[in-house]
Context: one part of a larger RNA
């Protein structure tokens, strides 16, 4: 993992409440007990008690009233409305383990020191080698000692190193040979040494050269049995079918935030039936947002005017003057604001003996819920960086709980809401060269970039269209030929300054077809080249600017990749227009099923409907057992097993072949140990 079996809303209560059925009804009902009988029971008797028919008050008590109160006031609770009660069944609640499994823990009684920690008693073990303390002896030495030397001696938590013991480093092992091992290496090895046997200390206790270590492979409180089905606002699981409706992820409160309670939203039943509700239009109101504005508040730019101040001049002081400084108030122009408003929409909201549409969707009461983690997109805001598949509000849609078509693929985007069948039709979004259903359709333009098939500021004689303006056969623009002069080297400055370092200027004048007191290069300064400007040659258009369309560069990420691919260039791209077609579970057509409403020819017709999670309601199937009937079936073959056919929307039923070899069913009621794919489910098998 698979198969088989088992495996989770049960049972009880003189409990509560609601619904249904039945009996009796201003009443309803017996309990214990007793008697009888055909006796796990039935029938009869039995009014004690309980509920209801009256309430108010703490109570005495009074009573359609009563309590408070001084009150005959006011106020509270009642009456003026009739329906209850008993039994059974069902929904939900309460008390019990209360749908099932699951803790870590807590408490009580016991069992453990054959492992290990420490202690007690009695034993036992430590090859060999090295070092050479004290003491002692001899010699030297001294007044005597001290002291020195040589021997002897054999001390030590001494040294090296086996047994023994420990476990340092490393390799292996790591579903191991082993739930701690193997190899090499390493520490101690006469000591606080190792070890054996017997004995002692016990669970908030022991023992601990102390690591929270050890106390039988278990220790920040052992194991075992019991309290015990502890508790679990947590996780997981919770078993047949069909039909109708169908949510929420919000508000308030919460030692509350992943839990709850009430409301909101769902469902089922009953009632009310109207001036109900809802939508659109109309009419009448509410408002201070978007926008706009500067009249207030606050902020603010430039100019004018001008208090005050700064600086400064004349100046002993006073006074007066200047000001390219700062600047109130005022004036002109410009302009900002969520917490500004002289103004001010759209949408929205409220109201109505209005109109139209819809037709109970509204509202009231009662039973039963689920929901309180929401998500994305559009729009309007806050937070953030006008970041986030970010966060937090408002509002609409969708997903959640929605399948189908499109967007290559893609919960949420676009289209559209699946009762079933059909090898029928029409459309939506989106498409029509091939993959791939349908136009290699039409008309007129654009693009040349593989642009289409991802990006900005910004750049550019890309190209197309429209426009403004200038020059032009009195010859433009480009090109070529020629000129481009004189006063003068203008004045100043300067070493120099001559068109061309710099400053000044009424940058003037002359000759001219034209020629700047000079456009650039150049020189130390000159020189030289060139331009403006002019003439000639040539012969028809040439410049400057603005707007719009489509392109271009800007353009950098790791294999070649952002048209889905092939492929496409007067298109299979883009813009505008036109006509067809394809295209969905949409709509239509034909037929069937179900729900519900209406009508009646009461078994038919017609209308509306049938996506769905949590959840509410309804109707069924199967399994086991019981009762009654069939005075059922069965060796001429029961149950069970395994095929086939058929019926039912389905759970499932029926018939029959083979197998099997002795029991089993139908109908109507009743009762449940009543349905398995899941719970790291339990047991067995493979």
């Nucleotide at each position: 993992g698979c198969c088989u079996a088992c495996g989770a809303g049960u049972u009880a209560g003189u409990c509560g409440u609601c619904c249904g059925u039945u009996g009796c009804a201003a009443g309803g009902u017996u309990a214990a007990u007793u008697a009888g009988c055909u006796a796990a029971g039935c029938u009869a008797a039995g009014a004690a008690g309980c509920c209801g028919u009256a309430g108010c008050g703490a109570a005495a008590g009074c009573g359609a009233g009563u309590c408070u109160g001084a009150a005959u006031a006011g106020g509270g609770c009642g009456a003026u409305u009739u329906a209850g009660u008993a039994a059974c069944g069902g929904g939900c609640g309460c008390u019990a383990g209360a749908c099932g499994c699951g803790a870590a823990a807590c408490c009580g009684g016991g069992u453990g020191a054959u492992c290990u920690a420490c202690c007690c008693u009695u034993g036992u073990c430590c090859a060999g080698g090295a070092u050479g303390a004290a003491g002692u002896g001899a010699g030297g030495g001294u007044a005597a000692a001290a002291c020195c030397u040589c021997a002897u001696g054999g001390a030590g938590g001494u040294c090296c190193g086996a047994a023994c013991u420990a476990g340092u480093g490393u390799g292996g092992g790591u579903u191991g040979a082993a739930a701690a091992c193997c190899g090499c290496u390493u520490g101690g090895a006469u000591g606080a040494g190792g070890u054996a046997a017997g004995g002692g200390u016990a669970g908030g206790a022991g023992c601990g050269a102390a690591a929270g270590a050890c106390c039988a492979a278990u220790c920040a409180a052992a194991c075992u049995c019991g309290g015990a089905g502890a508790u679990a606002g947590c996780u997981c699981g919770u078993a047949u079918u069909c039909c109708u409706c169908g949510a929420a992820a919000u508000a308030g409160c919460u030692u509350u935030a992943g839990g709850g309670c009430u409301a909101g939203c769902g469902u089922c039943g009953a009632g009310u039936a109207a001036a109900a509700g809802u939508g659109u239009a109309a009419a009448g109101g509410a408002g201070g947002u978007a926008g706009a504005g500067c009249a207030c508040u606050a902020a603010u730019u430039g100019g004018g005017c001008u208090a005050g101040g700064g600086c400064u001049g004349u100046c002993a002081c006073a006074a007066c003057g200047g000001u390219a400084c700062c600047a109130a108030a005022c004036c002109c122009a410009g302009a900002u604001a969520a917490a500004c408003u002289c103004c001010g929409a759209a949408u929205u909201c409220c109201u109505u003996a209005u109109a139209c549409a819809u037709g109970u969707u509204u509202c009231u009461c009662g039973g039963c819920a689920g929901u309180c983690a929401g998500g994305c997109a559009g729009u309007g805001g806050g937070g953030g960086a006008u970041a986030a598949g970010c966060u937090u509000c408002a509002u609409u849609g969708c997903c959640a709980a929605a399948a189908g078509g499109g967007a290559a693929a893609c919960a949420a985007c676009c289209c559209a809401g699946a009762u079933c069948a059909u090898c029928a039709a029409c459309u939506a979004a989106g498409g029509c060269c091939c993959c791939c259903a349908a136009a290699u359709a039409g008309u007129a333009g654009u693009u040349a970039a593989c642009a289409g098939a991802u990006a900005a500021a910004g750049g550019a004689u890309g190209u197309u269209a429209a426009g403004u303006u200038g020059c032009u056969u009195a010859g433009a623009c480009a090109a070529c030929u020629a000129g481009g002069a004189u006063g003068u080297u203008g004045g100043c400055u300067u070493a120099g300054a001559a068109g061309c370092a710099g400053c000044c200027a009424u940058u003037c004048a002359u000759u001219u077809a034209a020629a700047g007191a000079g456009u650039g290069c150049g020189u130390a300064a000159u020189a030289g080249c060139u331009c403006a400007c002019u003439a000639g040659u040539c012969a028809a258009g040439c410049g400057a600017c603005u707007u719009a369309g489509c392109g271009u560069c800007g353009a950098c990420a790791a294999u070649a990749c952002c048209c889905g691919g092939g492929a496409c260039u007067u298109a299979a791209a883009c813009u505008a227009c036109u006509u067809g077609c394809c295209g969905a579970a949409g709509u239509u057509a034909u037929g069937g099923g179900c729900u519900u409403c209406a009508a009646u020819u009461u078994a038919u017709u017609g209308g509306a409907g049938c996506g769905g999670u949590a959840g509410a309601g309804g109707a069924a199937c199967a399994u086991u057992c019981u009762a009654u009937u069939c005075u059922g079936c069965a060796u001429u073959g029961a149950a069970g097993g395994u095929g086939u056919g058929u019926c039912g929307c389905g759970a499932g039923g029926c018939a029959u072949g083979c197998u099997g070899g002795a029991g089993c069913g139908a109908a109507u009621a009743g009762a449940a140990a009543a349905g398995c794919a899941a719970a790291u489910g339990u047991a067995g098998g493979c």
A computed fold for a 686-nucleotide part of an RNA from an Ignavibacteriales bacterium, annotated as large-subunit ribosomal RNA, domain II. The coordinates come from a structure-prediction model, not an experiment, and the mean pLDDT is 85. The RNAcentral record of the full RNA draws on ENA. The organism belongs to Ignavibacteriales, within Bacteria.